[in-house]
RNA sequence: ACACGACAAAGGCCAACCGCUCGCGAGGGCGGGGCGCAAAACCACGGGCCCCACGAGGGCAGCCGAGUUGCCGAA
Numbered sequence: 001a002c003a004c005g006a007c008a009a010a011g012g013c014c015a016a017c018c019g020c021u022c023g024c025g026a027g028g029g030c031g032g033g034g035c036g037c038a039a040a041a042c043c044a045c046g047g048g049c050c051c052c053a054c055g056a057g058g059g060c061a062g063c064c065g066a067g068u069u070g071c072c073g074a075a
Base pairs, nucleotide, nucleotide: 004073005072012037013036017032018031019030020029021028022027035062041068042067045065046064047063048060049059050058051057
């Protein structure tokens, strides 16, 4: 450095559900919450799913893959 991922350490993220809020909606933001996650960080490029006011429209990265970046260090 690459690969790998432990009943390790430090820290991180956060499902369902609830409150407020934005959106026609899928869904988003903030707070609570905690099922989980070693990329559950970023990114709609490919596949997939979803919504609509059906358009040269939109959403999901916690469904899979590609790409980019990143903490720790036992076997």